Predicted 3D model of a 104-nucleotide RNA (Glycine riboswitch aptamer) from an Actinomycetota bacterium.
[in-house]
RNA sequence: UUGACCCCACGCGGGAGAGUCUGUAGUUCACCUCGGUGAAGUACAGCGCCGAAGGAGCAAAUCUCCCCGACAACCUCUCAGGCAAACGGACCGCAUGGGGAAGG
Repeated sequence: UUGACCCCACGCGGGAGAGUCUGUAGUUCACCUCGGUGAAGUACAGCGCCGAAGGAGCAAAUCUCCCCGACAACCUCUCAGGCAAACGGACCGCAUGGGGAAGG
């Protein structure tokens, strides 16, 4: 001096699954024969379901000669979260900034 690659932050794009279920009670709007009917959304309760925020677990994998142990997955559990749209969303790609860095 260059620099594969790694980490963090931020922006953009992509990004799955499962009931827009049932009941009760308010709220708003529209229609109307003033009895009611329909639509939207909110709260509570119930059952069913999903897993890719987070969380937990270890039987995968990895570290260790072995054991113990550590660590830990988009694997498992579903506490949380979610089951029309919106929001969110592990992960992937691109760009910017910062840090590290094998090698030349």